Annotation
A computed fold for a 700-nucleotide part of an RNA from a Candidatus Sumerlaeota bacterium, annotated as large-subunit ribosomal RNA, domain II. The coordinates come from a structure-prediction model, not an experiment, and the mean pLDDT is 82. The organism belongs to Candidatus Sumerlaeota, within Bacteria. Rfam family: Bacterial large subunit ribosomal RNA.
Context: one part of a larger RNA
RNA sequence: UCCGGCGAGUUACAUUCCGUUGCAAGGUUAAGGACUUAAGGUCCGCAACCGAAGCGAAAGCGAGUCCGAAUAGGGCGUCGAGUAGCGGGGUGUAGACCCGAAGCGAGAUGAUCUAACCAUGGCCAGGGCGAAACUGAGGUAACACUCAAUGGAGGCCCGAACUAAUCUACCUUAAAAAGUAGUUGGAUGAGCUGUGGUUAGGGGUGAAAGGCUAAUCAAAUCUCGUGAUAGCUGGUUCUCCCCGAAAUGUUUUUAGGAACAGCCUCAUGUGUUCCGUCAUGGCGGUAGAGCACUGAAUGGACUAGGGGCCCUACAAGGUUACCGAACCCAAUCAAACUCCGAAUACCAUGACGCCAAGCAUGGGAGUGAGUCUGCGGACGCUAAGGCCCGCGGUCAAAAGGGGAACAACCCAGACCCACAGCUAAGGCCCCCAAGCCUGGCUAAGUGUGAAAGGAUGUGGAGUUUCAGAGACAACCAGGAGGUUGGCUUAGAAGCAGCCAUUCCUUGAAAGAGUGCGUAACAGCUCACUGGUCGAGCGAUUCCGCGCCGAAGAUGUACGGGGGCUCAAGCCAGGCGCCGAAGCUUGGGAAUCUUGCUUGGGAAUUUUUUUCCAAGCGGGGUUGGUAGGGGAGCAUUCUAUGGGAGAUACACGGUGGACCGGCAAGGACCACUCACGGCCCAUAGAAGAGAGUAUGCCGGA
Numbered sequence: 001u002c003c004g005g006c007g008a009g010u011u012a013c014a015u016u017c018c019g020u021u022g023c024a025a026g027g028u029u030a031a032g033g034a035c036u037u038a039a040g041g042u043c044c045g046c047a048a049c050c051g052a053a054g055c056g057a058a059a060g061c062g063a064g065u066c067c068g069a070a071u072a073g074g075g076c077g078u079c080g081a082g083u084a085g086c087g088g089g090g091u092g093u094a095g096a097c098c099c100g101a102a103g104c105g106a107g108a109u110g111a112u113c114u115a116a117c118c119a120u121g122g123c124c125a126g127g128g129c130g131a132a133a134c135u136g137a138g139g140u141a142a143c144a145c146u147c148a149a150u151g152g153a154g155g156c157c158c159g160a161a162c163u164a165a166u167c168u169a170c171c172u173u174a175a176a177a178a179g180u181a182g183u184u185g186g187a188u189g190a191g192c193u194g195u196g197g198u199u200a201g202g203g204g205u206g207a208a209a210g211g212c213u214a215a216u217c218a219a220a221u222c223u224c225g226u227g228a229u230a231g232c233u234g235g236u237u238c239u240c241c242c243c244g245a246a247a248u249g250u251u252u253u254u255a256g257g258a259a260c261a262g263c264c265u266c267a268u269g270u271g272u273u274c275c276g277u278c279a280u281g282g283c284g285g286u287a288g289a290g291c292a293c294u295g296a297a298u299g300g301a302c303u304a305g306g307g308g309c310c311c312u313a314c315a316a317g318g319u320u321a322c323c324g325a326a327c328c329c330a331a332u333c334a335a336a337c338u339c340c341g342a343a344u345a346c347c348a349u350g351a352c353g354c355c356a357a358g359c360a361u362g363g364g365a366g367u368g369a370g371u372c373u374g375c376g377g378a379c380g381c382u383a384a385g386g387c388c389c390g391c392g393g394u395c396a397a398a399a400g401g402g403g404a405a406c407a408a409c410c411c412a413g414a415c416c417c418a419c420a421g422c423u424a425a426g427g428c429c430c431c432c433a434a435g436c437c438u439g440g441c442u443a444a445g446u447g448u449g450a451a452a453g454g455a456u457g458u459g460g461a462g463u464u465u466c467a468g469a470g471a472c473a474a475c476c477a478g479g480a481g482g483u484u485g486g487c488u489u490a491g492a493a494g495c496a497g498c499c500a501u502u503c504c505u506u507g508a509a510a511g512a513g514u515g516c517g518u519a520a521c522a523g524c525u526c527a528c529u530g531g532u533c534g535a536g537c538g539a540u541u542c543c544g545c546g547c548c549g550a551a552g553a554u555g556u557a558c559g560g561g562g563g564c565u566c567a568a569g570c571c572a573g574g575c576g577c578c579g580a581a582g583c584u585u586g587g588g589a590a591u592c593u594u595g596c597u598u599g600g601g602a603a604u605u606u607u608u609u610u611c612c613a614a615g616c617g618g619g620g621u622u623g624g625u626a627g628g629g630g631a632g633c634a635u636u637c638u639a640u641g642g643g644a645g646a647u648a649c650a651c652g653g654u655g656g657a658c659c660g661g662c663a664a665g666g667a668c669c670a671c672u673c674a675c676g677g678c679c680c681a682u683a684g685a686a687g688a689g690a691g692u693a694u695g696c697c698g699g700a
Stems, first nucleotide, its partner, number of pairs: 001700006011094013026050003032044004054061002064076004097235002100232001104225006115199009124189001126158003129154001135148004162186003167182004201217001203213003238632006248261005262367002264364007273357001275353008288340001289338002294334003298330003305323002307320004370395001372393006379386001400411003415588004420584003426578003429562003435575007447564001453548002457545008466536001474532005480505003485499003511526001515524002589622015633689001635686009652672005659666001
């Protein structure tokens, strides 16, 4: 990992609601007993319970009662039938759907491992160093002291056994649940070791590491309390049909849990109350706007006051390129400003539309982590796939088509079948279903990623200067004199700088000079003028499409690719087509509603009303997670009735491209098996359905 089997809402009691049955203002018996028996028994048993009356704290009164002075007013009642059994949905108490802790307590078992201690034994090759003491000699007044020899101390040295475990390698589904090899520490000591014994779980022992206490230790192990508890995780088994959420509010030792409300479902009741549109009447202070208030804020005018200066004994006065309240003019800003003020939304009434809703009461829930997107906002950086609100949508719980791929975007909501048709978004050169026409634009592969900013790109629309009395460009020629203007300066001569109504003259024209240049001059050039030439040349504004700005990490890599240039790009117009599970067409199913017919039941004097079932029509609906409701299939056992069976029959097993049913499933055929039982119908009762629980057991 696979296969097979096992594996999870049960049972008791209580309570509530629904269904159903009996009886009914009543209903029911419990324990127990009697009788029959073995039946889903019968009859007693009236103790007890529920209901039929409530209100008040109570006395108490009573269809009323309590508060109250009250006959007022108000609260709670009266004006709807219950009760017992059975079945079902919830809830409570119990292990209460199943598995799962770490733990807590009690009683036992452990020191054959290991820690410490006690008792009694054992062991430590060999080599080295050479303490005290003693002896001799020297030495001293005597000691001291010195030398030599002897001696053999030591948690002394080197190093086997023994013991430990420093470093490295190997091993790491190991040879080994701690090892092997090399290397290394101690090796007469606080040494190592055998045997026997002692200390026990909040206890021991510990040269102390929370170490060790039998491969177990921040409290051993075993059994029991025990199915501890788990607001947590995982799992929870057949089918079909109808409806279908929530991720919000308030509170919470509360935040991944709950309670109540909201939203879903089912039943009953009500019967258009709901919703949409229109009309009419309302509420309001948002968007916008405004500056009339409150504040903010710019410039100007004017001006009280202040500062400076002058004057001055004081008081006063004068003046001012300073500051400046208020007022005025102009132009602004505001969530906590408003003289104003929408659109929507909301409320009410009415009409119309609609036949899907709304509301009330009761049973059952789930949800209370939301997500992205558009719009209105707060926070943030007018950052975030950010965070927090509001109004919609989608996903969640939604498949299909488009978007290359892509929960949330665009189109569109899948009952089933069809080798039929029409469309939506989006597309129509090829991948890939479907395309052409007309008029323009783009040359950048722009299209197919980006800003401020930049530019004789190019197309279009304007305004305007000059121009056959010759423009613009180019070429030829001139571009002068007073004068080197004055000042300044070492110098300043058109051209460092300053000044100037920058003037006058000659002229076709020529600045007291546009730039380059010189130390200053010089020199080159421009403005300006003439000639040559011969037709348009400049300036500016707006619009369309392009260009630059433009650097990234695996490999082109920002059209999905091939590829595309009067397009297969962009703009405008036209006519087509393709394209979905949308719509239509044909057939079928379920469900709701409605009409008719038939049958049955109930109520009713009749008429009629109502309920159920079937058949035939009409119309609507049928995506779906949590979840609610409905109808079925299968399994085991039981009861009743029926059936096959001696040529046996049936279950079971194997095989089958069989047949039928919407499905769970049910038959049929062949082979096989074998005296065990089986099949069908209707009911009843459940150990009643497996693929997931790191499920359990067995096998491979």